[in-house]
Context: one part of a larger RNA
RNA sequence: UGACGGGAGCCCGCACAAGCAGCGGAGCGUGUGGUUUAAUUCGAGGCUACGCGAAAAACCUUACCUGGGUUUGACAUGUUCGUGAAGCUGGUAGAGAUAUCAGUGUUCCUUCGGGACACGAUCACAGGUGCUGCAUGGCUGUCGUCAGCUCGUGUCGUGAGAUGUUCGGUUAAGUCCGAAAACGAGCGCAACCCCUAGGUUUAGUUACAAGUGUCUAAACCGACUGCCUGCGGCAAGCAGGAGGAAGGUGGGGAUGACGUCAAGUCAGCAUGGCCUUUAUAUCCAGGGCUACACACACGCUACAAUGGCGCGUACAAUGGGUAGCCAAGCCGCGAGGUGGAGCCAAUCCUGCAAAGCGCGUCGUAGUUCGGAUUGUAGGCUGCAACUCGCCUGCAUGAAGUCGGAGUUGCUAGUAACCGCAGAUCAGCACGCUGCGGUGAAUACGUUCCCGGGCCU
Numbered sequence: 001u002g003a004c005g006g007g008a009g010c011c012c013g014c015a016c017a018a019g020c021a022g023c024g025g026a027g028c029g030u031g032u033g034g035u036u037u038a039a040u041u042c043g044a045g046g047c048u049a050c051g052c053g054a055a056a057a058a059c060c061u062u063a064c065c066u067g068g069g070u071u072u073g074a075c076a077u078g079u080u081c082g083u084g085a086a087g088c089u090g091g092u093a094g095a096g097a098u099a100u101c102a103g104u105g106u107u108c109c110u111u112c113g114g115g116a117c118a119c120g121a122u123c124a125c126a127g128g129u130g131c132u133g134c135a136u137g138g139c140u141g142u143c144g145u146c147a148g149c150u151c152g153u154g155u156c157g158u159g160a161g162a163u164g165u166u167c168g169g170u171u172a173a174g175u176c177c178g179a180a181a182a183c184g185a186g187c188g189c190a191a192c193c194c195c196u197a198g199g200u201u202u203a204g205u206u207a208c209a210a211g212u213g214u215c216u217a218a219a220c221c222g223a224c225u226g227c228c229u230g231c232g233g234c235a236a237g238c239a240g241g242a243g244g245a246a247g248g249u250g251g252g253g254a255u256g257a258c259g260u261c262a263a264g265u266c267a268g269c270a271u272g273g274c275c276u277u278u279a280u281a282u283c284c285a286g287g288g289c290u291a292c293a294c295a296c297a298c299g300c301u302a303c304a305a306u307g308g309c310g311c312g313u314a315c316a317a318u319g320g321g322u323a324g325c326c327a328a329g330c331c332g333c334g335a336g337g338u339g340g341a342g343c344c345a346a347u348c349c350u351g352c353a354a355a356g357c358g359c360g361u362c363g364u365a366g367u368u369c370g371g372a373u374u375g376u377a378g379g380c381u382g383c384a385a386c387u388c389g390c391c392u393g394c395a396u397g398a399a400g401u402c403g404g405a406g407u408u409g410c411u412a413g414u415a416a417c418c419g420c421a422g423a424u425c426a427g428c429a430c431g432c433u434g435c436g437g438u439g440a441a442u443a444c445g446u447u448c449c450c451g452g453g454c455c456u
Base pairs, nucleotide, nucleotide: 007456009454010453011452012451013450015446016445019410020409021408022407023406026301027300028299029298030297031296032295033294034292035291042053043052064287065286066285067284068283069282070281073125077124078123080121081120082119083118084117087104088103089102090101091100092099093098107116108115109114127276128275130274131273132272136270137269138265139264140263141261143259148187149186150185151184152183153182154163155162156161166179167178168177169176193253194252195251196250198221199220200219201218202217203216204215208211224247227241228240229239230238231237303403307362308361309360310359311358312357313356319350320349321348324343325342329338330337331336369400374395375394376393377392378391379390380389416438417437418436419435420434421433422432
């Protein structure tokens, strides 16, 4: 000077408290550990790993295993020599990679030497998801959107260093005011940026009420403690009020200081060093990543009557669409099939939102709750659903009657409940990212738990 304290003071945060809904018990899904395995590829490990990398493992992906092949190589550039288009189609052998035969083709540029391209040989070299994140770049997590972290000059101290940055108020804030051996400044804070809530103007087709401006999309206005009262040192500011669509940062986002954890990543990429070179490279088929006594993490569905089921009926927003979205009609109980209109989309399609509301039924029961599991019959995608996809019909109907110790999220259009869309994607969503609908309860307070800030 820091860090730490079961030292002191002050102050914050869904940190506790007050509430609401959960998790921990059940079944299932996903991830992880463990075990197993020929392989169950690798990484991530308290908070800050565990629906994480993975915004899609049937093949591919794929890095793993078994087996079959190749060795200038699947890929790049170049040297020397030789041969020839390359390719496409078909046959044969094979699991395929590949080998071989037949047919077709026999190109382009040219200074006619050759070159482009391909194959064979040769040498330089290629290749490596092999190791080291404790050699690194870049990127990221975390403390933390916490209010801090520093510098120049001056002053003080022998010096390390201090001062400034402390103190009195105040703030979400090292925010501002005042004091003060300090005076200034920088990175942070705030503001500038985007969305949203009100208005004006302009423009309106594909929107709609058919000539308007619900709406769409551009510009601008609007909020600044500006006005009033009180408190205050009459400073910063605080409390209340008016007007206003909105009031004291209006709400949300983007934005993450100096640094910490030798934090994470050599498997996204790049890269030093080391290792490998008929193999740790590469091609192919099949298998595995999906195993299963068990343990943990995160979810989904429930245990029912504020409910289940049946019939009727109302209201969204964000998005996506040409190898695509797919209408009407018809067939099927249904998944779906057929059909072919429209749409490169404010035009057409996706597209019936669901919870809600009305009526009926069930009457507390392992049930008309719950849907696991299994059998069977089908549908779809795709060369291909056995290992190992999703969906539908019929049948089957398991555990489960609200969950121990403990533990999580959330302060308002939030929690909770309800559905919709998108990315990935041939197919596959209980995950993720968005979107709207319905819409609460509680906060006395800061003693305590956790994390953090200032001073001592």
Molecule: small-subunit ribosomal RNA, 3' major domain
Organism: uncultured bacterium